[in-house]
RNA sequence: GGCAGAGUAGGUUUUGAUGCGUUAAGUGACAGUUGGACGGGAAGUUGCCACUGUACGAAAAGUAAUUUCUAUUACUUGCGGUAUCAUCACUGCAUUCCGCUGCC
Repeated sequence: GGCAGAGUAGGUUUUGAUGCGUUAAGUGACAGUUGGACGGGAAGUUGCCACUGUACGAAAAGUAAUUUCUAUUACUUGCGGUAUCAUCACUGCAUUCCGCUGCC
């Protein structure tokens, strides 16, 4: 120098546990903003995350206790493109340069 290859965070999914909501937050969509993260090193987007705003938008049922009633609370079964953690499988540095491993 040439050829080949490996590795992260993270993402999606399976199962389980613990929560939150069911008086609608969350999720999803759109727009904006400064900020943050992105293989071992450097850089880093039109992608990702966060924040703000806008519009849209849902599934409850049962039992018990308390209460004069309205109602409140607890539990159970559901529901939510729900959150976190563990787990299974798949995917995986946007991209560029260098580095790493093997062979020549």
Molecule: THF (Tetrahydrofolate) riboswitch aptamer